[in-house]
Molecule: c-di-GMP-I riboswitch aptamer
Organism: Sulfurovum sp.
RNA sequence: AAAUGAAAAUGCUACACCUAUUGCGAAGCAGGGUUAGAAAACUAUGGGUCUCCUCCUUCACAGCGGGAGAUCGCCAGGUUGCCAAA
Numbered sequence: 001a002a003a004u005g006a007a008a009a010u011g012c013u014a015c016a017c018c019u020a021u022u023g024c025g026a027a028g029c030a031g032g033g034u035u036a037g038a039a040a041a042c043u044a045u046g047g048g049u050c051u052c053c054u055c056c057u058u059c060a061c062a063g064c065g066g067g068a069g070a071u072c073g074c075c076a077g078g079u080u081g082c083c084a085a086a
Stems, first nucleotide, its partner, number of pairs: 004084002012037002017032003021028002041079003045076003048071007056063002
């Protein structure tokens, strides 16, 4: 340095849920909470999922297409990164 993630340590993050708040919504943010995580750090590039609007079809439900969004704690890609045995 690369690969890997056994044992341990120091710090770090914070699911569900509750409260307050922003948004039409998916969700975001703050406090509590702590399931869990070595990338549960950053990045919407590809796929997935979800929301709103809309064309067409339909009695309606709903579906294909288009547009704008959300999610990186769904998966992959990219960037950075703590500790350490064989």